[in-house]
Context: one part of a larger RNA
RNA sequence: UCAUGGCUAAGGAACUAGGCAAAUUAAACCUGUAACUUCGGGAAAAGGGUUGCCUCCUCUAGCAAUAGAGAGGUCGCAGAGAAAUGGCCCAGGCGACUGUUUAACAAAAACACAUGGCUAUGCGAAAUCGUAAGAUGAAGUAUAUGGCCUGACACCUGCCCGGUGCUGGAAGGUUAAGGGGGGACGUUAGUCGCAAGGCGAAGCGUUGAACUGAAGCCCCAGUAAACGGCGGCCGUAACUAUAACGGUCCUAAGGUAGCGAAAUUCCUUGUCGGGUAAGUUCCGACCUGCACGAAUGGUGUAACGAUCUGGGCACUGUCUCAGCCAUGAGCUCG
Numbered sequence: 001u002c003a004u005g006g007c008u009a010a011g012g013a014a015c016u017a018g019g020c021a022a023a024u025u026a027a028a029c030c031u032g033u034a035a036c037u038u039c040g041g042g043a044a045a046a047g048g049g050u051u052g053c054c055u056c057c058u059c060u061a062g063c064a065a066u067a068g069a070g071a072g073g074u075c076g077c078a079g080a081g082a083a084a085u086g087g088c089c090c091a092g093g094c095g096a097c098u099g100u101u102u103a104a105c106a107a108a109a110a111c112a113c114a115u116g117g118c119u120a121u122g123c124g125a126a127a128u129c130g131u132a133a134g135a136u137g138a139a140g141u142a143u144a145u146g147g148c149c150u151g152a153c154a155c156c157u158g159c160c161c162g163g164u165g166c167u168g169g170a171a172g173g174u175u176a177a178g179g180g181g182g183g184a185c186g187u188u189a190g191u192c193g194c195a196a197g198g199c200g201a202a203g204c205g206u207u208g209a210a211c212u213g214a215a216g217c218c219c220c221a222g223u224a225a226a227c228g229g230c231g232g233c234c235g236u237a238a239c240u241a242u243a244a245c246g247g248u249c250c251u252a253a254g255g256u257a258g259c260g261a262a263a264u265u266c267c268u269u270g271u272c273g274g275g276u277a278a279g280u281u282c283c284g285a286c287c288u289g290c291a292c293g294a295a296u297g298g299u300g301u302a303a304c305g306a307u308c309u310g311g312g313c314a315c316u317g318u319c320u321c322a323g324c325c326a327u328g329a330g331c332u333c334g
Stems, first nucleotide, its partner, number of pairs: 001329008010320002014318001019315001027051005036041001038152001052074005058069004075079001087313007094305002099111002116149006127136003153300004158230003163227002165223005172218003178212002183207005190199003231249005258292001259289001270286005
């Protein structure tokens, strides 16, 4: 000097990003226990008291040993005499809960979950693996199985089908291979010609128009707990301000209820109130929502949480500000 442990005057979070770490608390019995609540809880809430040993004059249970209560007495600084053994309260965010997770930097607000919904599937089911046979689904049968979303519970879940999906429709347009083969071209028996060359049947070959030809797409409907979306400008009330009201443009429709400077608010440490002597955090409001919003769920919510945020009581070497001791290591000397 480092590590681990023990003690500390006065103060008691002034430390620090943050009470991190440490300390406090702790057992049993008696008493007592709030808001809130899904009436189960909350709750060991909180808070307070007692605890050793001796005697039996008392009571209770028991046949008794004995146990419990009560009374009296008694010792120590200290009686749960050591060890082990909850600190507590208030408010808010998120997630209902128990659970699961990044083996070895993340345990959470992430995942899961019971609940709710949509959707596919009538059984040789859909879905999945496999070229197939076959297998899982399932030795199940729509109160079942698969896929997707939401995430207890309470109150609810608004408007838009124009776009993209999905489902249904089949009149018309478009449309492949295939069918079809008008026609065109090549070749040449022959024929014309003195020749050069021309014409050219059948056959064979090459090419190929019209016409025919399914799904799909175009088209017509439905569907948002499918993917998603949910406006602008101007004027107006007898102070001012504001605009219940009116006009106009655009749209598929213009954000309803509820919430709101929020895990979302840039300006912003918004403004007001509370808490502090002093508060960019916190709590309650306001609404001017840059850029909340309804199962990509909205708003609440008792209980729960090694969760996150703010405050308080108790407690302390976290600190003011250090000191001493023990053990181990290191260092110096031998």
Predicted 3D model of a 334-nucleotide part of an RNA (large-subunit ribosomal RNA, domain IV) from Chryseolinea lacunae. Its Rfam family is "Bacterial large subunit ribosomal RNA".